[in-house]
A computed fold for a 73-nucleotide RNA from an uncultured Bacillota bacterium, annotated as transfer RNA.

RNA sequence: GUCUCGUUAGCUCAGCCGGUAGAGCACUUGACUUUUAAUCAAGGGGUCAUGCGUUCGAAUCGCAUACGAGACA
Numbered sequence: 001g002u003c004u005c006g007u008u009a010g011c012u013c014a015g016c017c018g019g020u021a022g023a024g025c026a027c028u029u030g031a032c033u034u035u036u037a038a039u040c041a042a043g044g045g046g047u048c049a050u051g052c053g054u055u056c057g058a059a060u061c062g063c064a065u066a067c068g069a070g071a072c073a
Stems, first nucleotide, its partner, number of pairs: 001072007010025004019056001027043005049065005
């Protein structure tokens, strides 16, 4: 330098052939318990890396940029 892949909740990751964003763990509250832990129930939490574009509608498609990983040179 060229190419490929990745970037989504505090963490690990789904969702990625367009249609109002999810799981597990963690966190908060309640129940249970002498207390803790465990268990059960409920809840909060996301500009989907950034910008621009396509579209009635974008996490999803296109372009550029940033960061990370890899291959080739």

About this RNA:
Rfam family: tRNA.